[in-house]
RNA sequence: CACCGAACAGGGCAAACCCGCCGCGAGGCGGGGACGCAAAGUUUCCGGCCUCGAUCACGCUCCCCUGCAGAUCGAGGUAGCGGGACUGCCGGU
Repeated sequence: CACCGAACAGGGCAAACCCGCCGCGAGGCGGGGACGCAAAGUUUCCGGCCUCGAUCACGCUCCCCUGCAGAUCGAGGUAGCGGGACUGCCGGU
């Protein structure tokens, strides 16, 4: 330096849920709490999924309305949905 992840050592993070706050929302922050995680450290570069708005289309619903669903574009979210990039402890080869 590269690959690998059994044990060892020091440990680290923190799902659901609850409380408070922020947000139209997805969701985020703080506290409690642990389902799990060898990068569950950082980063929206690529894809997925989710939210909001606009446009298109007019499929489903009882005609209209309303509701559900579809496509495209813009903005946002999810890093614990994958992939990529950067960084990193212990050890093995």